RNA sequence: AAUCUAACUGUGCUUAAUUUUCAACGGUUUCGUGUUGAAAAGCGGGGGAACCAAGUCAAUUGGGGCGAAUCGUUCGAUUAUCGAAUGUAGGGUACCAUCUUAUCCGAGUCCGUCAGCUAACCUCGUCAGCAGUAGAUGGGUCUU
Numbered sequence: 001a002a003u004c005u006a007a008c009u010g011u012g013c014u015u016a017a018u019u020u021u022c023a024a025c026g027g028u029u030u031c032g033u034g035u036u037g038a039a040a041a042g043c044g045g046g047g048g049a050a051c052c053a054a055g056u057c058a059a060u061u062g063g064g065g066c067g068a069a070u071c072g073u074u075c076g077a078u079u080a081u082c083g084a085a086u087g088u089a090g091g092g093u094a095c096c097a098u099c100u101u102a103u104c105c106g107a108g109u110c111c112g113u114c115a116g117c118u119a120a121c122c123u124c125g126u127c128a129g130c131a132g133u134a135g136a137u138g139g140g141u142c143u144u
Base pairs, nucleotide, nucleotide: 011131012130013129014128018041019040020039021038022037023036024035025034042126043125044124045123046122047121052116062114063111064110065109066108071087072086073085074084075083076082077081090105091104092103093102095139096138097137098136099135100134
């Protein structure tokens, strides 16, 4: 000097997932940070009238929610199916919007036969994972 790992602090990113108060615990010279529980605010989701929409028949592999995460093609294994490759609707990238450009994601999971929209009303969540493309136009913020 570089690289890797761990802890603490700070600044940021994806996401609704943040803030405050009280109590207990722990710690401590004292205070603060922290953990747990409760409450509140903020943010987000679901259920739920009228009106509107839907409304028939048959068959079947029921149907629906959260989320950007849908829909293909090819190959291999294979009972259903699984895996891989390659695309794609859609989504992210640091004040905001648009365009161009670069790059990445394009998962997972829940309800349990049941839910269109939906005022009042009812109800639930507030996790988790990370460390950054650039340019132009317009707008904004801060500093001088």
The RNA shown here (c-di-AMP riboswitch aptamer (ydaO/yuaA leader)) has 144 nucleotides and comes from Paenibacillus cellulosilyticus. Model confidence (mean pLDDT): 79 of 100. It matches the Rfam family "c-di-AMP riboswitch aptamer (ydaO/yuaA leader)". Rfam's curators write: This family represents a conserved RNA structure found upstream of the ydaO and yuaA genes in Bacillus subtilis and related genes in other bacteria. The sequence is in RNAcentral, with records from Rfam.